[in-house]
Molecule: transfer RNA
Organism: Bacteroidales bacterium
RNA sequence: GGGAUAUUAGCUCAGUUGGUUCAGAGCGCUUGCUUCACAGGUAAGAAGUCACCGGUUCGAAUCCAGUAUAUCCCA
Numbered sequence: 001g002g003g004a005u006a007u008u009a010g011c012u013c014a015g016u017u018g019g020u021u022c023a024g025a026g027c028g029c030u031u032g033c034u035u036c037a038c039a040g041g042u043a044a045g046a047a048g049u050c051a052c053c054g055g056u057u058c059g060a061a062u063c064c065a066g067u068a069u070a071u072c073c074c075a
Base pairs, nucleotide, nucleotide: 001074002073003072004071005070006069007068010027011026012025013024019058029045030044031043032042033041034040051067052066054064055063
C1' cells in the first nucleotide's frame, strides 16, 4: 500500500430479501418483599437515537460512500 470481517445496554450476544407496535435476551446494576443480617428466592425498574458522518428511500440497526477502531490475509 491492497483486501476481508467485525462495531447494537456496564459485559457477552441475537435481530439484516428495509415496513409501522423490533430496539431485544442472558449476566450485571437499582428498588420493594422475604431474613436478625447476608446469600438465595420473588416482584418491579433504570440503562443503547444500533461506532461516527453523509447519501438513497414514503420509510434505514438493516442498502450505498467516506472516516475511525479491532482482528486477520496479501505485498